A computed fold for a 130-nucleotide RNA from Roseospira marina, annotated as Guanidine-I riboswitch aptamer.
RNA sequence: UCCUAGAGCGGCUAGGGUUCCGGUUCGGCGUGGCGCGCACAGGCGCACAACGACGAACGGCUGGUCCGAGAGCAGCAGCCCUUGGGGUUAACAGCCCUUGGGUACACGGCGGGACAAAAGCCCGGGAGAC
Numbered sequence: 001u002c003c004u005a006g007a008g009c010g011g012c013u014a015g016g017g018u019u020c021c022g023g024u025u026c027g028g029c030g031u032g033g034c035g036c037g038c039a040c041a042g043g044c045g046c047a048c049a050a051c052g053a054c055g056a057a058c059g060g061c062u063g064g065u066c067c068g069a070g071a072g073c074a075g076c077a078g079c080c081c082u083u084g085g086g087g088u089u090a091a092c093a094g095c096c097c098u099u100g101g102g103u104a105c106a107c108g109g110c111g112g113g114a115c116a117a118a119a120g121c122c123c124g125g126g127a128g129a130c
Stems, first nucleotide, its partner, number of pairs: 008076002011073002015067002020064002022061001023058005029052003033048001035046004078103004084097003105125001107128001111123003
């Protein structure tokens, strides 16, 4: 300098929208007590508060479900070095348990993609910059 392989797992959060739940508004339907009118044996009609199920719209509705970080958090695993021990060996290495440490750095579009939809998700440690 070049080539190949690897760079894991789940959890949480920043953040995200709107499939479902909930919420808000509107609508007709049902229940409905007070009130008004008619009748008065039974009752009927009108209007309105509230409640119920249903339908529609709304995420500039705090939320639950859901999505969710290479450059966020902690953990587990793996790998490298190591402490003490086990078994094998002439001895070493390798193997198993265990102690401690390491696992660096990282500015970043536009645009596109998926799921219901959007996003710090994926394209992407990309393009680009230094």

Rfam family: Guanidine-I riboswitch aptamer. Gene Ontology term of the family: regulation of gene expression. It was read from a public genome assembly, where an Rfam model found it.